A computed fold for a 75-nucleotide RNA from an Anaerolineae bacterium, annotated as transfer RNA. It matches the Rfam family "tRNA". About the family: Transfer RNA (tRNA) molecules are approximately 80 nucleotides in length. Its family is annotated with triplet codon-amino acid adaptor activity in the Gene Ontology. The coordinates come from a structure-prediction model, not an experiment, and the mean pLDDT is 82. NCBI's taxonomy places the organism under Bacteria, Bacillati, Chloroflexota, Anaerolineae.

[in-house]
RNA sequence: GCGGCUAUGGCUCAAUGGUAGAGCAUCUGGUUGUGGCCCAGAAGGUUGUGGGUUCGAGCCCCACUAGUCGCCCCA
Numbered sequence: 001g002c003g004g005c006u007a008u009g010g011c012u013c014a015a016u017g018g019u020a021g022a023g024c025a026u027c028u029g030g031u032u033g034u035g036g037c038c039c040a041g042a043a044g045g046u047u048g049u050g051g052g053u054u055c056g057a058g059c060c061c062c063a064c065u066a067g068u069c070g071c072c073c074c075a
Base pairs, nucleotide, nucleotide: 001071002070003069004068005067006066007065010024011023012022013021018055026042027041028040029039030038048064049063050062051061052060
C1' cells in the first nucleotide's frame, strides 16, 4: 500500500428498515443471626465519527477513525 472482519449500557452479546433488549456486574428492598445463594425492583445507551438514501436507519450506501487478520512492496 491492497483486501477481509469487528465497533450497541461497566463487561459479554442480541435486535427482519418500524417502541434499542438480555445475561453478568452495580444500586435499593425482601429473605438470612451476618455474609453468600435466592426473590423483587431501579439506574445505566449521542448504537466508533461525519455525511447520504428513506415516511422511518443499530441494520442500506459513501468517507473517515480505532482494533484485528491476511496479502504485497522496501529494508